[in-house]
Molecule: SAM riboswitch aptamer (S box leader)
Organism: pig gut metagenome
RNA sequence: CUUAUAAAGAGUGGUGGAGGGAAUAGGCCCUGUGAAGCCCAGCAACCUGUUUUAUGAAUAAAGGUGCUACAUCCUACGGAUUUCCGGCAGAUAAG
Numbered sequence: 001c002u003u004a005u006a007a008a009g010a011g012u013g014g015u016g017g018a019g020g021g022a023a024u025a026g027g028c029c030c031u032g033u034g035a036a037g038c039c040c041a042g043c044a045a046c047c048u049g050u051u052u053u054a055u056g057a058a059u060a061a062a063g064g065u066g067c068u069a070c071a072u073c074c075u076a077c078g079g080a081u082u083u084c085c086g087g088c089a090g091a092u093a094a095g
Stems, first nucleotide, its partner, number of pairs: 001095005011040001013039003019030003024076004041068003046064002048060005072089001077086004
């Protein structure tokens, strides 16, 4: 950079000890009744394995990733009009 996805799912664990919800600003929210990080556990099924009626479907979870508050939180964009749609930007996977 291109393509696809974001509906659902998954912690009353250990460690750690003050931050966190991507980034800037404003709001809203979580957090010493314990944040981030790490370990363990789990979820999903993009890559992957197997089967097959084979550009598809079913299935598995060993391996490469990812994820486990709300929720890609809202506004700083646009169009209809007070609730939606689209966009930008970002996230994940494959190339």